[in-house]
Molecule: small-subunit ribosomal RNA
Organism: uncultured prokaryote
RNA sequence: UGCAGUCGAACGGGGUUCAGGGUUCGGCCUGGACUUACCUGGCGCACGGGUGAGUAACGCGUGGGUAUCUGCCCUGGGGUGGGGGAUAACCGCUGGAAACGGCGGCUAAUACCGCAUACGCCCUACGGGGGAAAGCCGAGAGGCGCUCUGGGAGGAGCCCGCGUCCGAUUAGCUUGUUGGUGGGGUAACGGCCCACCAAGGCUUCGAUCGGUAGCUGGUCUGAGAGGAUGAUCAGCCACACUGGGACUGAGACACGGCCCAGACUCCUACGGGAGGCAGCAGUGGGGAAUAUUGGACAAUGGGCGCAAGCCUGAUCCAGCCAUGCCGCGUGAGUGAAGAAGGCCUUAGGGUUGUAAAGCUCUUUCACCGGUGAAGAUGAUGACGGUACCCGCAGAAUAAGCCCCGGCUAACUUCGUGCCAGCAGCCGCGGUAAUACGAAGGGGGCUAGCGUUGCUCGGAAUGACUGGGCGUAAAGGGCGCGUAGGCGGAUUGUACAGUCAGGGGUGAAAGUCCUGGGCUCAACCUGGGGACUGCCUUUGAAACUGAUAUUCUUGAGACCGGGAGAGGAUGGCGGAAUUCCCAGUGUAGAGGUGAAAUUCGUAGAUAUUGGGAAGAACACCGGUGGCGAAGGCGGCCAUCUGGACCGGAUCUGACGCUGAGGCGCUAAAGCGUGGGGAGCAAACAGGAUUAGAUCCCCUGGUAGUCCACGCCGUAAACGAUGUGUGCUAGCCGUUGGGGCACUUAGUGUUUCAGUGGCGCAGCUAACGCGUUAAGCACUCCGCCUGGGGAGUACGGCCGCAAGGUUAAAACUCAAAGGAAGUGACGGGGGCCCGCACAAGCGGUGGAGCAUGUGGUUUAAUUCGAAGCAACGCGCAGAACCUUACCAGCCCUUGACAUGCCCGUUUCGGCCUCGAGAUGGAUCCUUUCGGUUCGGCCGGACAGGAUACAGGUGCUGCAUGGCUGUCGUCAGCUCGUGUCGUGAGAUGUUGGGUUAAGUCCCGCAACGAGCGCAACCCUCGCCCUUAGUUACCAUCGGUUCGGCCGGGCACUUUGGGGAAACUGCCGGUGACAAGCCGGAGGAAGGCGGGGAUGACGUCAAGUCCUCAUGGCCCUUACGGGCUGGGCUACACACGUGCUACAAUGGCGGUGACAGCGGGCAGCGAAGGGGCGACCUGGAGCCAAUCCCCAAAAGCCGUCUCAGUUCGGAUUGUACUCUGCAACUCGAGUGCAUGAAGUUGGAAUCGCUAGUAAUCGCGGCUCAGCAUGCCGCGGUGAAUACGUUCCCGGGCCUUGUACACACCGCCCGUCACACCAUGGGAGUUGGUUUUACCCGAAGCCGGUGAGCUAACCGCAAGGAGG
Repeated sequence: UGCAGUCGAACGGGGUUCAGGGUUCGGCCUGGACUUACCUGGCGCACGGGUGAGUAACGCGUGGGUAUCUGCCCUGGGGUGGGGGAUAACCGCUGGAAACGGCGGCUAAUACCGCAUACGCCCUACGGGGGAAAGCCGAGAGGCGCUCUGGGAGGAGCCCGCGUCCGAUUAGCUUGUUGGUGGGGUAACGGCCCACCAAGGCUUCGAUCGGUAGCUGGUCUGAGAGGAUGAUCAGCCACACUGGGACUGAGACACGGCCCAGACUCCUACGGGAGGCAGCAGUGGGGAAUAUUGGACAAUGGGCGCAAGCCUGAUCCAGCCAUGCCGCGUGAGUGAAGAAGGCCUUAGGGUUGUAAAGCUCUUUCACCGGUGAAGAUGAUGACGGUACCCGCAGAAUAAGCCCCGGCUAACUUCGUGCCAGCAGCCGCGGUAAUACGAAGGGGGCUAGCGUUGCUCGGAAUGACUGGGCGUAAAGGGCGCGUAGGCGGAUUGUACAGUCAGGGGUGAAAGUCCUGGGCUCAACCUGGGGACUGCCUUUGAAACUGAUAUUCUUGAGACCGGGAGAGGAUGGCGGAAUUCCCAGUGUAGAGGUGAAAUUCGUAGAUAUUGGGAAGAACACCGGUGGCGAAGGCGGCCAUCUGGACCGGAUCUGACGCUGAGGCGCUAAAGCGUGGGGAGCAAACAGGAUUAGAUCCCCUGGUAGUCCACGCCGUAAACGAUGUGUGCUAGCCGUUGGGGCACUUAGUGUUUCAGUGGCGCAGCUAACGCGUUAAGCACUCCGCCUGGGGAGUACGGCCGCAAGGUUAAAACUCAAAGGAAGUGACGGGGGCCCGCACAAGCGGUGGAGCAUGUGGUUUAAUUCGAAGCAACGCGCAGAACCUUACCAGCCCUUGACAUGCCCGUUUCGGCCUCGAGAUGGAUCCUUUCGGUUCGGCCGGACAGGAUACAGGUGCUGCAUGGCUGUCGUCAGCUCGUGUCGUGAGAUGUUGGGUUAAGUCCCGCAACGAGCGCAACCCUCGCCCUUAGUUACCAUCGGUUCGGCCGGGCACUUUGGGGAAACUGCCGGUGACAAGCCGGAGGAAGGCGGGGAUGACGUCAAGUCCUCAUGGCCCUUACGGGCUGGGCUACACACGUGCUACAAUGGCGGUGACAGCGGGCAGCGAAGGGGCGACCUGGAGCCAAUCCCCAAAAGCCGUCUCAGUUCGGAUUGUACUCUGCAACUCGAGUGCAUGAAGUUGGAAUCGCUAGUAAUCGCGGCUCAGCAUGCCGCGGUGAAUACGUUCCCGGGCCUUGUACACACCGCCCGUCACACCAUGGGAGUUGGUUUUACCCGAAGCCGGUGAGCUAACCGCAAGGAGG
């Protein structure tokens, strides 16, 4: 913005047209036909359509009831006579911008009003009284109406039973409230309203109040029971801008009617007016999000009309949207050279994949052409040229989305590097990501696929079906008892529950079953079933309930006994403590880990005597007793409760439990008044301590005690509510009874208590187990993840302290229980180790050497980091090494392999240059083999390309090797057994050992890796062999085992023997073993070495080597010169030398062993003060050399910075080497520092060891205080295992498990989130009192006006 009534056959008027009459030709009169909704009038507008705000209600559902009404419709009966007065439209005048009016005049009716009549109707005092109507059409017949009154159908009103969300932190609500009487009112009952009377009514079976919500058939889910929900379709209700109100009407308090108030929008001439899409379309806004301002009344239905017909955004259709459900397509067959391309690759191949191409076909869908419906009983078709059907062409027009770590079907590569990102939960990502992103491949679904939100399920996680409460959340602190729930035996009655049959209802649709129709299906449709419910009726009588009768076993009473810290009151007693008095007595006492505060010469403590006070009651005393629990302990008396045993006299189910309620209730605390010895919060002082508001000590007040009154809580625990019944036992103990006997008693049995163990069973396990946590029943209380929190707010209680009831926001992905294995403990037991202790010597202080940190630097290369890095890699950095720095150079490269071509050995000299490199030149005519062929091999140079190369990164990608716990005695497996399981057992236990070594025992029996032994070496002996070793005897001698000789001895190297707890004694368990002894070179492992279990430390090493990945490629590779690794304010580790007399210096000159030597060791001799030089014998070594051993012994020095100590420095030299400047070692002379035994702390060593003394070797041109070895001299100490450190086994606790270097608590600081409180402030809802008060309705009074009726009029009735 458009759209969402009709009747002219009720009436007036208007319009068009025709006919007739008349005509003053303006027009008038009469009549007909058609039309018109302007007016009057009738019916409809209360249906249909929309929405869900309100409503927790007789609103809805279901089943009943009736004090009621009902237009149109159906079916009966009667009537329809005769009159009257108005009024709109219209006409005229007139107000207003408009909307809309005002005045005057005319007029009709199915509009309005009397009168008449009344079968039935209404009222009634039963005499009587009252009340109707309309006509129209038609030629007529007749039809449609009207009026009164019955009945019906359908519709509506009202009433009742039952059902219908959450909150008790809402417990009391109500005055028209509940009822009665009488009225009013309504269609009708009724406090619906009014007057009066009575004082009731509702409520823990949840009233009232607050919050939320339309209800139902149904829908979604679920095995069901349930839970959630109330779109579409259907029934009911409520609403129509918000609130209020009535009018009309059969029906409304009325979606497209009226009035009033309010908010909002619009018009306006500012005076006033208009409006209500939660109708259909459509617009704006809001939002994650939801359509066309379409066609038609053809069908179905509705309104009006006699009808034709009109109207109908109801409806039927079309349009938009994959929103849902259903169906269909995007092709089918064949096709291996397994094409190309992509991806992966172990480079062979694999995969995409018959997939594609190619070949042969088909045409559903879509396109084009043709025919063309049913839906319509006779006509009428919006849909619609639609559906269906026929025909043509052509594989042609048509595939996406999610996922691939597990749950969960599906895997690789690259990129990224705790970034970017993913994520439903667990969790991925920090350089090898199947988890991120991409790709290839794969899986799933498919015109859809994912995501998000909501609901149910899984969830037995609110458990009716179908859970729990000892320790996981959960038994009330205990009792008495109200309501309620549950309840022994017997017989009868009625039948409420219950059960059975019949009837009514349980709308339709939907769901289910079975038919039918669209090609199928979705969809539509016929029939059936179901609707588990409610009402009614006829029966049954077992059970429950009701009622009546009876019973004794449950319960109670009675009689007779005995036990007890049961309770209350009063009295009495002794020990102890403190205080007071007095005596004795003297310097301490007290207290502690040690002390001090404190007390004491004014006489303490100690001790004796006397006195006072208060509190508590040793021994007995006991998993003994009593009590409901809390709790109760000297003795006596009084009052009093309960339980137990025995008897079997009485009552006759009187019972059990117990929401609320009431009472009791340890300690502490509070009030009032007493009391106060000891003890003792607070407090004070002293100690401890980093501090010590603690633990310990000295004091000490409330309090503890009594009386009365409060509080009402505890780990008030058996963490186990009460009652009843049932279900193996054994051993104690308390109280009572019975029986038997051998009687200060014993045995047995039975009730009632109280303990330990244990079967079945139960339990997640631990455990419980006739005192149940077993098997059952009854009733009550309580639980539903952790934190927030037993807190806040509110209520109740309290004097207070506080108690009780009891949340939420927010936050976490857990919090818990029981048990297993480890690890740990300032837990326990047992046992080892130079672990401590006992000893000896050092380090830490000094100087120097060396390594490290730090600093510095162009570089000071890199690694190692507590033990287990730091004289470590480095068994030796001047160049080299060398990896670092600076500079100069090379680019297939210093090195390897493959290809092509060329040249063929090697070497000398000159030259630029720091050198690498480069240039020039000389000599040799030239490598090996040869079948004499550049034929083979080698070497060199050049070229190109694959490649080389990297001490670049990652030891947290790795192999290998190594360190360490630790040479500690452990670590495991098979089978069996136990346990739901992790796991345990074995491996623990009793002994023993160096040892998981061995013995014994044992639900274990065996086995493996470790231990030990087998191996090497040293120690005694035998044997064998004697050269270079040896020399007792014999001979020779140059006096040297030198020679002959010898193999006895020493010695060397082979082989053997020897030690095994074998023997004796003791001990032990008759064992293993241990102690002692004999013999023996050696004795209980004879000394030493090699040998290192499962594993731990992401231990160390990518710079030994190897190696994945990454990175560099005229450089992060390679060559060279020089420098650096050697720096120096400092700090640390490991060492050397010292500080001196157990020594220095001088002299003397005795005794080893392991080893090494040809680019070597190097003798004798000579030179030099010396380093060293010269020399060159001998030796490839039991032959020669290094090679002198040193400490030792003798003398001297005499306690000092020295005759100690030797740093540092000067100077002169020596040696190695291409080269000693940076930066070597050594020597002579000179110099002569610190240092006088080392703080805290800390290391090594148990016997040929420590300490001390020298010697050799390694590396090496040179360089040793380093490292690896060798021998000489040669001690001290070990009571012992309390403590420190490390370790082994058993056991225990645990909130630890990256395992105590763990875990974890609180304050504080900053920021943020949520909530409570908060001086207050503000909004909403509800209630009460009061004020103003619209429209409207009812009533009263009244001014003005007034047609019908009455009346002759005046006037009246009515309006």